This is a predicted structure of a 148-nucleotide RNA (FMN riboswitch aptamer (RFN element)) from Alkalispirochaeta alkalica DSM 8900. It matches the Rfam family "FMN riboswitch aptamer (RFN element)". From the family's description: The RFN element is a highly conserved domain that is found frequently in the 5'-untranslated regions of prokaryotic mRNAs that encode for flavin mononucleotide (FMN) biosynthesis and transport proteins. This element is a metabolite-dependent riboswitch that directly binds FMN in the absence of proteins. In Bacillus subtilis, the riboswitch most likely controls gene expression by causing premature transcription termination within the 5' untranslated region of the ribDEAHT operon and precluding access to the ribosome-binding site of ypaA mRNA.The FMN riboswitch structure, reported in present an FMN-bound six-stem junction, adopts a butterfly-like scaffold, stapled together by opposingly directed but nearly identically folded peripheral domains. The coordinates come from a structure-prediction model, not an experiment, and the mean pLDDT is 82.
Order: sequence, then structure tokens, then C1' cells
RNA sequence: CCCGGUUUUCGGGGCAGGGUGCGUCGGCUUAUGUCGGCAAUUCCCGACCGGCGGUUAUAGUCCGCGAGUGCUUCCCGGGGGUUCCCGGUGGCGCUGAACCGGUGAAAUUCCGGUACCGACGGUAUAGUCCGGAGGGGAGAAAACCGCG
Repeated sequence: CCCGGUUUUCGGGGCAGGGUGCGUCGGCUUAUGUCGGCAAUUCCCGACCGGCGGUUAUAGUCCGCGAGUGCUUCCCGGGGGUUCCCGGUGGCGCUGAACCGGUGAAAUUCCGGUACCGACGGUAUAGUCCGGAGGGGAGAAAACCGCG
């Protein structure tokens, strides 16, 4: 240093500012109404953010992975009304978005310009708030053990 194993730790960021007013509360009015307060990080203008590995050179938009979700699963755990149900594990599928110019040996990754994308539930319509989640997680680092 490589390979195999065990353990521990780590492992996602983000609406500044302005506008509108669904609603709601109060005053006045017999009432339709009218005036005022509050009122969207969700609407409009605008602002801001970018998990992990790889790639001749640095990537939200290239190639994969994770996350999310549908079906299934010898096996493992739990429950049951013993037909099944829930969770784990494995398998298969679905799953967003970039171009132009420049430099260079090499960049859809750098520089310049102009774009675009972002699960589910809640709530006034959410990439940014709250929730599942003190969860899961690709993976990263360290220590130790074993073989060579």
C1' cells in the first nucleotide's frame, strides 16, 4: 500500500426587500354595503440554495448512486380474525433540469453570457415554513483484526 472483516465518528443548503389580499376581527349602516386593523417565507416582482461517487480539468442540469414512489420477495422480526396485515432484507420498474461563446492538450465541470430544475402530507397555491425525520442514506474519515 492492496484485499477481506469489525467498531466508532461524520454525513443538505436556502425568500433580504416590495406588492396583492383568500380569510378573519372591529367601527358605522335596517341592509346590500362601507371604513379600518391583522393577514401568503406558498400568489406577483424580486432574493436565495445546490447530497454522494465518477469523469484527461473544479458539474444542481454529463454518467451513475442516494433520497421518494409502484410491484414483488426464499428468508428474518412483530401483529392477527390464520384469508392476511405491518416492518426489515433482496429484486425489478418509475423518477427533474443547459445551451452559446472563450481559454486549453484536455472542461455540457473553469471564465463570460443567457436559461432551466427541484418528492410526499399540512397550510392561502411551498425547492426555501411546519411534519413523517432525534428517521433513512449514497458515501467520507479514523482505529483495530486477519491474509499476502